[in-house]
RNA sequence: GAAGGCGGUGGCGGUGGAGUCCGCCCUCAACUGCCGUUCCUCACGGCUGAUGACUCCUACAAAGCA
Numbered sequence: 001g002a003a004g005g006c007g008g009u010g011g012c013g014g015u016g017g018a019g020u021c022c023g024c025c026c027u028c029a030a031c032u033g034c035c036g037u038u039c040c041u042c043a044c045g046g047c048u049g050a051u052g053a054c055u056c057c058u059a060c061a062a063a064g065c066a
Base pairs, nucleotide, nucleotide: 010025011024012023013022016057017056018055019054020053021052033047034046035045036044037043
């Protein structure tokens, strides 16, 4: 010096906000949904979800009632 370890802090978990809990990452990281076609790093078509899980709010969608 590098790798690695510990602690603090921070970030992330397919579309917004918040609380609680869980998981992941240490910046060349975690993470950036799935399927089909295709000239296979491009492009095209289709499906699903505002949660990682639970709860609430907001937005959107469907059905019914007033």